[in-house]
Molecule: SAM riboswitch aptamer (S box leader)
Organism: Acidobacteriaceae bacterium
């Protein structure tokens, strides 16, 4: 880089720095000098993979105690394409696609 499988309605931030964008891309909506975005430290959350708890082994749940990630506005912030049924034009449901994190194969 490509592919395969899972998960994506739960959850959890303080401070320093820096100084103007960010929220993946398009449209909308938000956030944002009462300080984004990104770096730093601390912390928290998670429970995806190894470990340990844990006994010959596999397998199925758990602890969150180690290690490797991830995460820490807002459902993946809505939506886009399809599909059904409503229906004063919006809003439900279901599927895709895309993207995102994990663990594998090339």
């Nucleotide at each position: 880089a490509u592919u395969u499988c899972a998960u994506g309605c739960a959850g959890a931030g303080u401070g320093g720095u820096u100084g103007a964008g960010g929220g993946a891309c398009g449209a909308g909506c938000c956030c944002u000098g009462u300080g984004a975005c990104g770096c730093c430290a601390c912390g928290a959350c998670a429970a995806c993979c190894g470990g340990a708890c844990a006994g010959a082994a596999c397998a199925u749940a758990g602890u969150a105690c180690c290690g490797g990630u991830g995460u820490c506005a807002a459902c993946u912030c809505u939506c886009u394409c399809c599909u059904g049924g409503a229906u004063g034009u919006u809003g439900c449901a279901g599927g895709g696609u895309a993207c995102a994190u994990g663990a594998g194969a090339u």